Two RNAs folded together computationally: RNase P RNA and transfer RNA, 469 nucleotides in total. Model confidence (mean pLDDT): 78 of 100. It holds a member of the Rfam family "Bacterial RNase P class A". Rfam links the family to the GO terms ribonuclease P activity, tRNA processing and dimeric ribonuclease P complex. From the family's description: Ribonuclease P (RNase P) is a ubiquitous endoribonuclease, found in archaea, bacteria and eukarya as well as chloroplasts and mitochondria.
[in-house]
RNA sequence: UCAGACGGUCGGAUGGCCGCCGCCGGAGAAAUCCGGGGGAGGAAAGUCCGGGCUCCACGGAAACAGGGUGGCGGGUAACGCCCGCCGGGGGUGACCCCAGGGAAAGUGCCACAGAAAGCAAACCGCCGAUAGUUCCUCGGAACACAGGUAAGGGUGAAAGGGUGCGGUAAGAGCGCACCGCGUCGCUGGUAACAGGGACGGCACGGUAAACCCCACCCGGAGCAAGACCAAAUAGGGACGGCAAGCGGGCGCUUCGGCGUCCGCGGGCGGGUUUCCGCGCCGCUGUCCGGGUAGGUCGCACGAGCCUUGUGGCAACGCAAGGCCUAGAUGAAUGGCCAUCGCCCGUGUCCUCGGAUGCGGGCACAGAACCCGGCUUACAGGCCGUCUGACCCU
RNA sequence: GAUCGCUUAGCUCAGCCGGUAGAGCAACUGACUUUUAAUCAGUAGGUCGAGAGUUCGAAUCUCUCAGCGAUCACCA
Numbered sequence: 001u002c003a004g005a006c007g008g009u010c011g012g013a014u015g016g017c018c019g020c021c022g023c024c025g026g027a028g029a030a031a032u033c034c035g036g037g038g039g040a041g042g043a044a045a046g047u048c049c050g051g052g053c054u055c056c057a058c059g060g061a062a063a064c065a066g067g068g069u070g071g072c073g074g075g076u077a078a079c080g081c082c083c084g085c086c087g088g089g090g091g092u093g094a095c096c097c098c099a100g101g102g103a104a105a106g107u108g109c110c111a112c113a114g115a116a117a118g119c120a121a122a123c124c125g126c127c128g129a130u131a132g133u134u135c136c137u138c139g140g141a142a143c144a145c146a147g148g149u150a151a152g153g154g155u156g157a158a159a160g161g162g163u164g165c166g167g168u169a170a171g172a173g174c175g176c177a178c179c180g181c182g183u184c185g186c187u188g189g190u191a192a193c194a195g196g197g198a199c200g201g202c203a204c205g206g207u208a209a210a211c212c213c214c215a216c217c218c219g220g221a222g223c224a225a226g227a228c229c230a231a232a233u234a235g236g237g238a239c240g241g242c243a244a245g246c247g248g249g250c251g252c253u254u255c256g257g258c259g260u261c262c263g264c265g266g267g268c269g270g271g272u273u274u275c276c277g278c279g280c281c282g283c284u285g286u287c288c289g290g291g292u293a294g295g296u297c298g299c300a301c302g303a304g305c306c307u308u309g310u311g312g313c314a315a316c317g318c319a320a321g322g323c324c325u326a327g328a329u330g331a332a333u334g335g336c337c338a339u340c341g342c343c344c345g346u347g348u349c350c351u352c353g354g355a356u357g358c359g360g361g362c363a364c365a366g367a368a369c370c371c372g373g374c375u376u377a378c379a380g381g382c383c384g385u386c387u388g389a390c391c392c393u
Numbered sequence: 394g395a396u397c398g399c400u401u402a403g404c405u406c407a408g409c410c411g412g413u414a415g416a417g418c419a420a421c422u423g424a425c426u427u428u429u430a431a432u433c434a435g436u437a438g439g440u441c442g443a444g445a446g447u448u449c450g451a452a453u454c455u456c457u458c459a460g461c462g463a464u465c466a467c468c469a
Base pairs, nucleotide, nucleotide: 001389002388003387004386005385006384007383008382009381010380012340013339014338015337016336017335018334020039021038023036024035025034026033027032041364045375046374048373049372050371051370052369053222054221055220056219059276060275061274062273063272064271066218067217068216069215070214071085072084073083074082075081086100087098088097089096090095101213102212106211107210108207109206110205123153124152125149126148127147132143133142134141135140161179162178163177164176165175166174180202181200182199183198184197186195187194188193226297227296228295229294236288237287238286239285240284241283242282245264246263247262248261249260250259251258252257266281267280268279269278290468291467292466304323305322306321307320308319309318310317311316341362342361343360344359345358346357347356348355349354350353394465395464396463397462398461399460400459403418404417405416406415412449420436421435422434423433424432442458443457444456445455446454
C1' cells in the first nucleotide's frame, strides 16, 4: 500500500422565524394569555423468547395430558439470551458455522433404480480345491453341475469397518500391523472431554426439525389487564349442555301450588383426575335485543443512567459519588430560510490534485404499561485490535 | 395495541404424520353444426408467497421474513 476478519461508535451541525404536546410559576370568574424548562430510536419495528405488573381467590399438594429446552461450566430477576471452554465442520490465516442428549427400550420409514434395503443379497464377474466328463506328452489342460466367493463391475443417498502385507482354488478379520469401533482400568480436568494401556476380530446402517425414551422448565389471560367516577337502558328473550333432590318452619292461596328461610345431600369454579381448603347456589355455552361510547388512575424512580475504584480471562458482580431523562390517546416531538459539513453528476482553471460554479441528495425508520434479549431494515462515515500478500529499513 | 388464521394452475379449492402435485370452472386444438352455444375427444399451463436449515429426498417438518384477512370496548 492492497485485500480481509472482529469489535465499538456516530448517523448531519449552528442560528433565526412560525407552530405542536405535557410540566412548573404568574395573571384572570372563565375562555385564555405571559414567562421558564422538557420533548423519539439503535433499532422506538417484527411481536419471536424471557420477566415485572394486574386480574382470574383454583389457594396448596400429587399424578397425567399439552408445550418448550437439550455438549460442559458460569452469568442473570429470568430466558431459547450472553461469556468461557469441549467436540465436529470450513478457511493459508485473523476468524466463522453447528436444534451439539439417546438409534446394542421399542415402533415406523428408507420412494425410484438395483440381484439384494434390514435376524441382508449371487445380476455380471472370479473360483471350481472336493465329486464328474473328455483330451493327454501322465506333469496336467479344457468343459461345466452342485457349490464357494462380498476382492472387482454395475444400481443407489446408503451394499454389514478402512489401508497394506500374508494367506487361499478364488476369496473373506481367515491371520497380522496401523487407523476406526466397543468393553474395562489408569492419568489430567469441577465437567464436557483429552491422553495413554489391556482385552475383544467387528457384533452395532441412516432417520428422533418421525412417533418415542431420558433430564430439566412451564397455571391461564393480557394495560382493550385492572380500579374508580359519571351517563343511559328493558337486571329482557330464544335454543341448548350438565345437574338430584329431600325434610322442616313461616307467609299467600282459586287448595293445584307459589314465595322465602334453615338443615342434609348435591352441583359449579384450571385442560383432566385425586386429596385438603375456599367461594357461589343452580352453573354454563351460543344467538337475538336494550343502553353508553365520556373522564381520572394504572403511567413514567426504574432488575434506571453516568463517572471512578475494585473482584473476575469474560459475561457480569460489588462499593462510592453524581443525575432525573418524552408521556400523547384519530394520537405532540414539525415546517421554512441562511451558513457550514459529506456524497453524486456536470462545467471551468491551473503549479495535476487541488480550487471553484451549477444541479440533486443526506439512510432505515416514529414511542403508546415498562424492562432484558433475539431477529429483521439501514445512505454514508469514524475509531480500535488482528490476519494474509507485496515493498522499504 | 393485543390475539389468531391464510398464501398451491388465470379463478375456487384438494393434497400437509416426507417419495417429486391433482380436481372443477376458464384457455387452446379437433370433431359435430350452415354458424354459434351446448356436447364429445385431446392439449398446454405450477420458482407450491420468499429465503435458510434438517433429510438421500421438503408443497408437507423447523426457523426467519413478506403480503392478506379475522376477532377483541364498557353497562345492565